[in-house]
Predicted 3D model of a 352-nucleotide part of an RNA (small-subunit ribosomal RNA, central domain) from an uncultured bacterium. The prediction has a mean pLDDT of 85. It matches the Rfam family "Bacterial small subunit ribosomal RNA".

Context: one part of a larger RNA
RNA sequence: CUGGGCGUAAAGCGAUCAAAGGCGGUCUGAUAGGUCUGGCGUUAAAGCCCUCGGCUCAACCGAGGAAUCGUGCUGGAAACCAACAGACUAGAGGAAUGCAGAGGCAGGUAGAAUUCCUAUUGUAGGGGUUAAAUCCGUUGAUAAUAGGAGGAAUACCAAAAGUGAAGACAGCCUGCUGGGCAUUUCCUGGCGCUGCUUGAUCGAAAGCGUGGGGAGCAAAACGGAUUAGAUACCCGUGUAGUCCACGCCCUAAACUAUGGAUACUCGGUGUUCGGGGGUCUAAUCCCCCUGAGUGCCCAAGCUAACGCGUUAAGUAUCCCGCCUGAGUAGUACGGUCGCAAGACUAAAACUU
Numbered sequence: 001c002u003g004g005g006c007g008u009a010a011a012g013c014g015a016u017c018a019a020a021g022g023c024g025g026u027c028u029g030a031u032a033g034g035u036c037u038g039g040c041g042u043u044a045a046a047g048c049c050c051u052c053g054g055c056u057c058a059a060c061c062g063a064g065g066a067a068u069c070g071u072g073c074u075g076g077a078a079a080c081c082a083a084c085a086g087a088c089u090a091g092a093g094g095a096a097u098g099c100a101g102a103g104g105c106a107g108g109u110a111g112a113a114u115u116c117c118u119a120u121u122g123u124a125g126g127g128g129u130u131a132a133a134u135c136c137g138u139u140g141a142u143a144a145u146a147g148g149a150g151g152a153a154u155a156c157c158a159a160a161a162g163u164g165a166a167g168a169c170a171g172c173c174u175g176c177u178g179g180g181c182a183u184u185u186c187c188u189g190g191c192g193c194u195g196c197u198u199g200a201u202c203g204a205a206a207g208c209g210u211g212g213g214g215a216g217c218a219a220a221a222c223g224g225a226u227u228a229g230a231u232a233c234c235c236g237u238g239u240a241g242u243c244c245a246c247g248c249c250c251u252a253a254a255c256u257a258u259g260g261a262u263a264c265u266c267g268g269u270g271u272u273c274g275g276g277g278g279u280c281u282a283a284u285c286c287c288c289c290u291g292a293g294u295g296c297c298c299a300a301g302c303u304a305a306c307g308c309g310u311u312a313a314g315u316a317u318c319c320c321g322c323c324u325g326a327g328u329a330g331u332a333c334g335g336u337c338g339c340a341a342g343a344c345u346a347a348a349a350c351u352u
């Protein structure tokens, strides 16, 4: 070096883009660096292996042979790799014509509900719980009606549905904007895949900084219960926070616990968005074919089993990441980053 693995046993980076690197479609020609091969040289001797021989045998020793790893020079082969020249269109990209969507950003706007305020009606309760109490209420609550304020979230539609690289995204309208899919087979002609030495960007919630905002909810805190106790579960209050702007933080059971790309391998049944055809006067329907998603059930195969099964955990190739008993420990030390909290990188002694 090769050889084993990573859904649940240890193990897929949270995600994406890109530089280096690795790998890479079809055909033709010419080259001969890799590759294969002939010859010559070199590859000290001893040793290892084989044969024969010498010590009575063996160890040991001697002779001969073989084997092995390279390498130089020189001649040849041309399938593959490589570099060169040319061509191609199946990969990739573009164009044209359409389509769907909670994709993103900004602005505007609507209704329901909670809370609060004002006015009115009205009177003794309300609220809460297993039961209560704290709590609110005769300074008039709860309930009801009308008006107003303010913040946050968008019932039904709603779905196993849709979109996005992931995190995630939902009232409605407008503007700006990213990506995707189908059809045509018109154009370019390998422009491709991967990519944590490395760089950049995004990244739920909580948390941090500055300034706003604050209806509801609610860590902390306070009170009432429960209890042997109750720093809890239940109840009443309630501050950060939750919301907005800008700037940080960079972690999650960031999960499909399943990296990306390509090709191949029986079927059945839903669903979303396209395309084509049929039925029909025509259309929503309905039927058939087909592309891209998204579910369920299964053949073969795989798997320790569970299960996976054209959305593979099947069959293969390429590239990356990661694992190597448990604890110590995702810790210490050092370094980098951060305002901090801390994050990333990451051991050992020792125990078993």
Base pairs, nucleotide, nucleotide: 004323005322006321007306008305012320014202015201016200017199018198021194022193023192025088026087027086028085029084031082033081034080035077036076037075038074039073040072041071042070049065050064051063052062053061054060091191092188093187094186095184096183097182098181099180103177104176105175106174107173108172109171110154115149116148117147118146119145120144121143125136126135162169163168207248208247209246210245211244212243216242217241221237222236223235224234259319260318261317262316263315264314267297268296269295270294271293272292273291274290275289276288277287278286301308302307325352326351327350334345335344336343337342
The full RNA is in RNAcentral, with records from ENA, Greengenes and SILVA.